Transfer RNA from a Candidatus Woesearchaeota archaeon, 73 nucleotides, folded computationally. The sequence is in RNAcentral, with records from ENA. Model confidence (mean pLDDT): 81 of 100. Rfam family: tRNA.
């Protein structure tokens, strides 16, 4: 150079066109306990990688650009 796969909260997924984007572990507060862990109950925390484009509508479909994996050469 040239194909293909992937990028969703700190980290990992779920979502393949339509409600406020889904769950676990972290975290936070509350509870529980003589106390810690476990367990319960709330909260917080996402520019859906970035720019366009189709759509009435896009994490989802097209294009295009960083990144980051395989394979060819």
């Nucleotide at each position: 150079g040239g194909g293909c796969c992937c990028a969703u909260g700190g980290u990992c997924u779920a979502g393949u066109g339509g409600c406020u984007a889904u769950g676990a572990c972290g975290c936070c507060a509350c509870u529980u306990u003589c106390a810690c862990a476990a367990g319960g109950u709330g909260g917080a925390g996402g520019u859906c990688a970035c720019g366009g484009g189709u759509u009435c509508g896009a994490c989802u479909c097209c294009c295009g650009u960083u990144g980051g994996g395989c394979c060819c050469a």